[in-house]
RNA sequence: UGAGCCAGCUAGGGGAGUUCGCAGGAACUGAGACAGGCGCGGCCUGAACCCUUUGAACCUGAUCCGGUUGACACCGGCGUAGGGAAGCGGCGCGAACUCCGA
Numbered sequence: 001u002g003a004g005c006c007a008g009c010u011a012g013g014g015g016a017g018u019u020c021g022c023a024g025g026a027a028c029u030g031a032g033a034c035a036g037g038c039g040c041g042g043c044c045u046g047a048a049c050c051c052u053u054u055g056a057a058c059c060u061g062a063u064c065c066g067g068u069u070g071a072c073a074c075c076g077g078c079g080u081a082g083g084g085a086a087g088c089g090g091c092g093c094g095a096a097c098u099c100c101g102a
Stems, first nucleotide, its partner, number of pairs: 001096001004093002006090001008088003011052004017028004034046005058083003064077004
């Protein structure tokens, strides 16, 4: 000098499912299934969480296809698909390189 890493700051993106139950509620998965409000098939606001181009966070195709499950989830495919939100600095760690000295 410094790839990379780490955490941070600011900004931004995103989802909120399945089953049972008359209902209160219960069970499952997940990082996340929460709280409040409203004109309540849902929407808005906020919290937490995840993700931000090295981008399967998340959306579309999709009420998709195969396996599997009570269902969702999960595994494989679709998928080299189409989209998708970034900047900053750090007495921080630091591969490697260069120089100086012994």

Source information: This is a predicted structure of a 102-nucleotide RNA (TPP riboswitch aptamer (THI element)) from Geoanaerobacter pelophilus. Its mean pLDDT, the model's own confidence on a scale to 100, is 76. The source organism's lineage runs through Bacteria, Pseudomonadati, Thermodesulfobacteriota, Geobacteraceae and Geoanaerobacter.